[in-house]
RNA sequence: CGCUGAAUCCGGCCUGGCCGGAGCCGGGGACCCACACGCACCACCAGGGGGUGAAUCGGCCUGCCCGCACGGGCGGCCGUAGGGCAGCCUUCCGCGCCCGAACCCGUCAGCUAACCCGGCAAGCGGAACCGGAAGGA
Numbered sequence: 001c002g003c004u005g006a007a008u009c010c011g012g013c014c015u016g017g018c019c020g021g022a023g024c025c026g027g028g029g030a031c032c033c034a035c036a037c038g039c040a041c042c043a044c045c046a047g048g049g050g051g052u053g054a055a056u057c058g059g060c061c062u063g064c065c066c067g068c069a070c071g072g073g074c075g076g077c078c079g080u081a082g083g084g085c086a087g088c089c090u091u092c093c094g095c096g097c098c099c100g101a102a103c104c105c106g107u108c109a110g111c112u113a114a115c116c117c118g119g120c121a122a123g124c125g126g127a128a129c130c131g132g133a134a135g136g137a
Stems, first nucleotide, its partner, number of pairs: 001125004008022006023120006033110001048108001049105004057079005063074004082099004088136007
């Protein structure tokens, strides 16, 4: 100077920190709406539900584990819903390169005005030499 991301800026103080504000982001939380709502019995299997985020869903392993099977969990590979980047900015088209994770709440939460409660991290790149269109600056 750029990139992912909400994760930036400002002020005060008793200044190796604390407090506050603006802005951005997330959660909880009415009416209405939505969901749910007949009864009883038996067998098998599984072990609830929810949130942030693009990060979902599937197929194949004569892989590993539970427990032989069914089923499930883990791992690997290949795809995929979806997401990001290519340099003045935005959008669209083409093309190329990537991601498609991780974590949290704790049996509980649909939406939701008022109201309430939180976050403002972390990680990366190096002079930018992708093309077209439209509108800006």
RNAcentral holds the sequence, with entries from MGnify. A computed fold for a 137-nucleotide RNA from uncultured Streptantibioticus sp., annotated as c-di-AMP riboswitch aptamer (ydaO/yuaA leader). Of the family's consensus pairs, 96% are formed in the model. The coordinates come from a structure-prediction model, not an experiment, and the mean pLDDT is 78.